[in-house]
Context: one part of a larger RNA
Molecule: large-subunit ribosomal RNA, domain I
Organism: Holophagaceae bacterium
């Protein structure tokens, strides 16, 4: 030094376990913030470094529940309290709430100041409260141009708003490229990612200038078929509907206009009256604009014309069913659009909780919940826990109940508000029906739809109607013949999403996996910095974590005793593979 075997070391693979992660489902919520947000920075404990709570009233204070014996957070100890006169705990409300941070006096983080009031001192000065950013909106004073008058601005100062964070969904302004075409360049990827803007629990859309085709449907969204189908397409790549038919869900209204009518301003002007009597001024009037009222809304409306019309009060004209204003009975109606605030009850829901069945014995063990045995529950044999595996120890399940306070509801009721409290007709002569629109031509874009035979929808230019005998569509384009009213507006529902909340559920993961993180993780540690970013779980059932004694340096370490089933479970701590290093025995050269 090979080799084979025992026994060890070193190392931490595997075996079981999980406090943690992943997806799902249903139900809830869907928002905080100048009343100072999300994040933070400093502080706070008897001892007090880190986390957690918390804020100079500082692991808390006060009040209203709610529970019932231990308490003083992680987390031991040592000291020192507290609690049936109800502590600690759990929830509702409330109080404080330093300094930074939209950060708003300035300053550029976590720091500084200046006014004005009070208090206190001799004073310097400390204490309290309070007030000082921008911009927009509206009010009030002073100022104030081109420009006489005045208006624009402007300066104060009142008051009201806003900012900024946030997971994803929505809508709108912008808007790629890797990449497919086996290259590329029209196209695609795609109106994707990304940026910027706003809103809200949703958002957007939405009550036909739709679709449709001789037959009808009647707002708008979303699903499942029409359907990879018509079509589009260097007819390559690839894009890709709608009608219409099943569902889900339902809800329709307002206004501008004509015509009434109040009110302001301005013009223009007549009898009266005013005046320095000249220019004027000025009430009715008329014209033209702005505001409020009533009217009125789609094939309808105004305005004309005639009928018909409860009860009561004033007021006009007065004979009366006359006009006009209030009211009343009667009737409908409602805060989710259609007008717009609620309040109060109830009832239902959320934020503590409460009751709640049923087991003993032997045997083997360190332990009984296992064998064996003999009983019981069950609207409860869902889970989990306890020294092994438990319906019946325990915490629970299943069921049943429970709120002082507060938040919530599209439920009910009263209160309150509203509107009718007269309609319906004829005639088809006047008037209205949303203008730089509609529509046309150029160029874009949108549409499934690439200029095409391209409607239809949008708009950057240039042109430009018409009011129902009118406009518009019905995929160039006319005509007939249907269908419908643009250029104003609001509108629940079903539909998306998930940072968050409670619950359940997994032919998901078990610590090289599952979240980057099971553990004081976005840390530690790299980086000037945007950023990058770990490793790290397991004693035992219970600390019973080894008192005493021995060798050592008053050491590491380790014998022994003890404890415990076990200590080769000793904390470098379950299990404990290999590599890889010994000891010993064999055997070979």
């Nucleotide at each position: 030094g090979g080799u084979u075997g025992a026994c060890g070391g070193u190392g931490g693979a595997u075996g079981c376990c999980u406090u943690g992660g992943c997806u799902g489902a249903u139900g809830g919520c869907c928002g905080c913030g100048a009343u100072g947000a999300a994040g933070g920075a400093c502080g706070u404990g008897g001892u007090a470094a880190g986390c957690u709570g918390c804020g100079a009233a500082a692991a808390g204070u006060c009040u209203c529940g709610g529970g019932g014996a231990g308490u003083u957070g992680c987390a031991c100890g040592c000291g020192a309290a507290c609690g049936g006169u109800g502590a600690u705990c759990c929830g509702g409300g409330a109080a404080u709430g330093u300094c930074c941070g939209a950060a708003u006096g300035g300053g550029g983080a976590a720091c500084c100041u200046u006014c004005c009031a009070g208090g206190u001192g001799a004073a310097a000065g400390c204490c309290u409260g309070g007030a000082a950013a921008u911009c927009c909106a509206a009010g009030u004073a002073c100022u104030g141009a081109a420009u006489a008058c005045a208006u624009a601005g402007g300066u104060a100062u009142u008051u009201g708003g806003a900012a900024g964070c946030g997971a994803a969904c929505c809508u709108g302004g912008g808007g790629a490229a890797g990449u497919g075409a086996a290259c590329c360049a029209u196209c695609u990827c795609a109106g994707u990612a990304c940026c910027c803007a706003g809103a809200g629990g949703a958002a957007a859309a939405g009550a036909a200038a739709a679709c449709a085709a001789u037959a009808g449907u009647g707002a708008u969204u979303c699903c499942g078929g029409a359907a990879g189908u018509a079509g589009c397409g260097g007819c390559g790549a690839g894009c890709g509907a709608a009608a219409c038919c099943g569902g889900a869900a339902g809800a329709g209204c307002c206004c501008a206009a004509a015509c009434c009518u109040u009110u302001u301003a301005c013009g223009u002007g007549u009898a009266a009256g005013c005046g320095g009597c000249a220019g004027g001024c000025g009430u009715u009037g008329c014209g033209u604009a702005g505001a409020g009222g009533g009217g009125g809304u789609c094939g309808g409306g105004a305005g004309u014309c005639a009928c018909a019309g409860g009860c009561u009060g004033a007021a006009g004209c007065g004979c009366c069913c006359c006009u006009u204003c209030a009211g009343c009975a009667c009737a409908g109606a409602g805060u989710u659009a259609c007008a717009a605030a609620g309040u109060u009850g109830g009832c239902g829901u959320u934020u503590a909780g409460c009751g709640g069945a049923a087991c003993g014995g032997u045997u083997u063990g360190g332990a009984a919940a296992a064998g064996c045995u003999g009983a019981c529950g069950a609207a409860a044999c869902a889970g989990g826990g306890u020294g092994a595996u438990a319906g019946c120890c325990c915490c629970g399940u299943a069921u049943g109940c429970g709120a002082a306070a507060a938040g919530c509801g599209a439920c009910c009721a009263a209160u309150c508000u509203c509107u009718g409290g007269a309609g319906g007709g004829a005639a088809g002569u006047u008037c209205c029906c949303a203008a730089g629109u509609a529509u046309g031509u150029c160029g874009g874009g949108a549409c499934a739809c690439g200029a095409g035979a391209a409607a239809u929808c949008u708009u950057g230019a240039c042109a430009g109607a018409a009011u129902u005998u009118g406009c518009c569509g019905c995929g160039a384009c006319c005509a007939u013949g249907c269908g419908g009213u643009a250029a104003g507006g609001c509108u629940a529902a079903a539909u998306a999403g998930g940072u968050c909340c409670a619950u359940c559920a997994g032919a998901c993961c078990g610590a090289u996996a599952g979240u980057g993180a099971a553990c004081c993780a976005g840390u530690a540690c790299c980086g000037u910095g945007a950023g990058g970013g770990a490793a790290a779980g397991g004693c035992g059932a219970a600390a019973a974590g080894a008192a005493c004694c021995c060798c050592g340096a008053u050491g590491a370490g380790g014998g022994g005793a003890g404890u415990g089933a076990a200590a080769u479970a000793g904390a470098a701590c379950c299990u404990g593979a290999a590599a890889c290093c010994g000891u010993c025995a064999a055997u070979c050269u």